[in-house]
Molecule: transfer RNA
Organism: Promethearchaeota archaeon
RNA sequence: AGACCGUAGCUCAGGAUGGUUAGAGCGUUCGGCUGAUAACCGAAAGGUCGAGGGUUCAAAUCCCUUCGGUCCCA
Numbered sequence: 001a002g003a004c005c006g007u008a009g010c011u012c013a014g015g016a017u018g019g020u021u022a023g024a025g026c027g028u029u030c031g032g033c034u035g036a037u038a039a040c041c042g043a044a045a046g047g048u049c050g051a052g053g054g055u056u057c058a059a060a061u062c063c064c065u066u067c068g069g070u071c072c073c074a
Base pairs, nucleotide, nucleotide: 002071003070004069005068006067009026010025011024012023019057028044029043030042031041032040050066051065052064053063054062
């Protein structure tokens, strides 16, 4: 110098084409079922999308700066 990644406790989707309340699985909590446990069923909590700034009526999404990580080249 180049490429990619950062979104819930964990693993990730969404991002290109800005627009309804930001989602899934697992986990956690509560309830149901059961003699009981697991499994199964239902519900809830949990995020201001790494940070800051800009553009816009409106930004996880576009632009700039910056931090961290992975890979590649020498």